[in-house]
Context: one part of a larger RNA
């Protein structure tokens, strides 16, 4: 000093930590949804708008959370670099024109035990497709080529109107584009465990040319050509291992280590593959193969806790199938809001650190009892009793912050505008938002009341006597004790050291 365990013991609080073993297998619940201000439909109602539902569509699901199996490597750390991409966000500039045909849902019918489908018909869109235009893009650069988009909501004075709206303004989008920010990919110098009882290794191997491919350089891939490349400054092979900031120790140098927290990497039943997408070769997506488990009408299907709880198993050993979105943060949404086992809290465990308590003062008849004794005494010991106080903590009752910022409604000012609508910003007022929580904290009440153990006492090493035992039983970290007077074994009295802990064991300096 510890992510500890075991033995005995155990009052309270604060702050932390808590499967180090089987990357073993998992029952059950939850852990990623959201948007009606993109769209059609159905149902209901307080019926012209609401609510609910499945579906189309958008964004998200590549974050967050877990684990350390693999990896000795550009994986990590640190310092450079050029041939790249980057949704949302900020910023610059531009456009948002004119058209079209489908597919779900739905209806009908039909297959299947189910999972899930098939056929016919209808329909909307910010879904899909075409035309126009084109800054940047490509080429043989005069010139030519191929290319984009989508609307929604709110309000409205004129004008037009088929009374739907056109039109105007605002706002949220969409298209192309400039620069940025953020994130990511790539190259490279140096550093990063042990073994030589591993000495040779390598054919896409090393380089070139041409082509392909990628967001991007490159044998990344292919064809052809050359025969190279690495290695005792340790290649190759084998074993072990996630790396770092850090942590522990130490005067330092160093040694050991990599739990919690933070950065990076890798993995998601095992192996392989791509799709979608700005981003994945994707933990709670898809496909194939394998092992295992489950359902089956035997034809065929379903699954993946190394998410949070929890179960079995393994183990010396590690917790609740808890509460809340109140805060912080994330996703979606104009917003209200919804979701969030991230998170914030609570529960369990003396697992650790820290703090507090188990009373205080007085009290010699040095009581009784115990132990011892030379039988006088000594010691336990001011210890107890008694007397006088106090009431922390725990208990009961009452009061009571902060964590709350926002958001909503109403008004005022201001900007935009044709506008006193609407919308944005600022500001005033109002009613509100807390899981924790019987919160922290404060006050009152009662009564010393409810609270001490563990190890050791031969030397090292602080602390000694009696009895029992008799090389037995036993002790032991080392030296060593025990064979009849044992300060070393066992018990007792006494003492010493720590103290809600004390010892032992393991591993580290």
């Nucleotide at each position: 000093a510890c992510g500890a365990a075991c033995g005995c013991u155990g009052g309270c609080g604060g702050c932390a930590u808590g499967c180090u073993u089987a990357a073993c297998a998992c029952a059950u619940g939850c852990a990623a949804g959201u948007c009606g201000a993109a769209c059609g439909c159905u149902a209901u109602c307080u019926u012209u708008g609401a609510u609910a539902g499945a579906g189309u569509g958008g964004c998200g699901c590549a974050c967050g959370g877990g684990u350390g199996a693999g990896u000795a490597a550009c994986a990590c750390g640190u310092g450079g670099g050029a041939a790249u991409c980057u949704g949302c966000c900020c910023u610059u500039u531009u456009g948002u024109u004119c058209g079209g045909g489908a597919c779900a849902a739905c209806a009908g019918u039909u297959g299947g035990a189910a999972a899930c489908g098939g056929c016919u018909g209808c329909u909307a869109a910010u879904a899909c497709c075409g035309c126009a235009u084109a800054c940047g893009c490509c080429c043989u650069a005069c010139g030519g080529g191929g290319g984009a988009a989508a609307g929604g909501c709110c309000g409205g004075g004129a004008u037009c109107u088929u009374c739907g709206g056109a039109c105007c303004g605002g706002u949220c989008g969409c298209u192309a584009u400039u620069g940025g920010a953020u994130g990511a990919g790539c190259c490279u110098g140096c550093g990063u465990u042990g073994g030589a009882u591993u000495a040779g290794c390598u054919a896409g191997u090393u380089g070139g040319u041409a082509g392909g491919g990628u967001a991007a350089a490159g044998g990344c891939c292919u064809a052809c050509c050359a025969a190279g490349g690495c290695g005792a400054c340790g290649a190759u092979c084998c074993a072990u291992a996630g790396c770092u900031g850090g942590u522990c120790u130490g005067a330092g140098a160093g040694g050991a280590u990599g739990a919690u927290c933070a950065g990076c990497c890798a993995c998601a039943c095992u192996g392989g593959a791509a799709c979608u997408g700005a981003g994945a070769c994707a933990c709670g997506g898809u496909c194939c193969a394998g092992a295992c488990u489950c359902c089956u009408a035997c034809g065929g299907g379903a699954g993946g806790c190394a998410g949070c709880a929890g179960u079995g198993g393994g183990g010396a050993a590690u917790a609740u199938u808890g509460g809340a979105c109140a805060a912080u943060g994330g996703g979606c949404g104009c917003a209200a809001g919804c979701c969030u086992g991230a998170u914030c809290c609570a529960g369990c465990c003396a697992u650790g650190c820290c703090g507090c308590g188990u009373g205080u003062g007085u009290g010699a008849a040095g009581a009784a009892g115990g132990c011892u004794c030379u039988a006088g005494g000594g010691u336990u010991g001011u210890a107890a009793a008694g007397c006088a106080c106090u009431u922390u903590c725990a208990g009961u009752a009452g009061g009571g912050a902060g964590g709350a910022a926002g958001g909503c409604c109403a008004g005022a000012g201001u900007g935009u505008u044709a506008a006193u609508a609407g919308c944005g910003c600022u500001u005033u007022g109002g009613a509100u938002u807390g899981a924790c929580g019987u919160u922290a904290c404060c006050u009152a009440c009662a009564g010393a009341a409810g609270c001490a153990g563990c190890a050791c006492c031969g030397g090292c090493u602080a602390a000694c006597u009696c009895c029992g035992u008799g090389c037995c039983a036993g002790c032991a970290g080392c030296c060593g004790c025990g064979g009849u007077a044992a300060u070393a074994c066992g018990g007792a009295g006494g003492g010493u050291g720590c103290a809600a802990g004390c010892g032992u064991u393991a591993a580290u300096c």
Molecule: small-subunit ribosomal RNA, 5' domain
Organism: uncultured Gammaproteobacteria bacterium